[in-house]
C1' cells in the first nucleotide's frame, strides 16, 4: 500500500417471483399525540403457472376366443399378460465410454446505463414434485408472487426520446 472477506445503500443480472391498502404483536425515539423499523397475517391490482367441456386429436405390446368372408389379411368386441404415465424449468437428442466424464447437434442467459438485432466473446444444459392420475379446453375452480448474484466489446446497425439551434 495491496489482497481478501463482512455490512448497508444504490445500480444492475438469471427469475413469473411487483405494487397497493389493512390487522394486532415486538423495538426504538418523543412529555403526548404519534413517527421509524422488523417478522407473521388479510384482501385487492399485476405478473406467472395447474386443474377443467363441446369440437379435434388419440385411442400401447402380445397371446387366447366370437362374427364374417372363397381364403388370406385387416377390423371391432371381450379376457389375460406385459409395459406406466405427468407438472415446472432452456435444462431435449445422439455418439464415445463399465462408470465418472468427454463430445455432436439442438435450446438458454450475459456482453448495463433507452430499448432491439447482428458479430465477436463468454458462460449455462440443473434440480425438484405429483403418484397409476390429468391430451386440447370455454364457464368455473385453485396455486405461487422465492431465492440466488455482480462487469464480460469504449463492435456494427435500427428504432424511439431528449436538449439546443
Nucleotide at each position: 500500500a495491496a489482497a481478501a472477506g463482512u455490512u448497508g445503500a444504490u445500480c444492475a443480472c438469471c427469475g413469473a417471483g411487483a405494487g397497493c391498502a389493512g390487522g394486532g404483536g415486538u423495538g426504538u425515539c418523543u412529555c403526548a399525540u404519534g413517527a421509524c423499523a422488523u417478522a407473521c397475517u388479510u384482501g385487492c391490482u399485476g405478473c406467472g403457472g395447474g386443474g377443467g367441456a363441446a369440437c379435434c386429436a388419440a385411442g400401447g405390446u402380445a397371446a387366447u376366443g366370437u362374427u364374417g368372408a372363397u381364403a388370406u389379411a385387416g377390423a371391432u368386441c371381450a379376457u389375460u399378460a406385459c409395459g406406466g404415465g405427468g407438472g415446472c424449468g432452456a435444462a431435449g437428442c445422439g455418439g464415445c465410454a463399465a462408470a465418472a466424464g468427454c463430445u455432436g447437434c439442438g435450446g438458454g442467459g450475459a456482453u448495463a446505463a433507452u430499448c432491439u438485432u447482428u458479430c465477436g466473446u463468454u458462460c449455462c444444459u440443473a434440480g425438484c414434485c405429483c403418484g397409476u392420475c390429468a391430451g386440447c379446453u370455454a364457464a368455473c375452480c385453485u396455486c405461487g408472487u422465492a431465492g440466488g448474484u455482480g462487469u464480460g466489446g469504449c463492435a456494427a446497425a435500427g428504432a424511439a426520446g431528449u436538449u439546443a439551434c
Source information: This is a predicted structure of a 165-nucleotide RNA (c-di-AMP riboswitch aptamer (ydaO/yuaA leader)) from an Acidobacteriota bacterium. Its mean pLDDT, the model's own confidence on a scale to 100, is 76. The organism belongs to Acidobacteriota, within Bacteria. It matches the Rfam family "c-di-AMP riboswitch aptamer (ydaO/yuaA leader)". Rfam links the family to the GO terms cyclic-di-AMP binding and regulation of gene expression.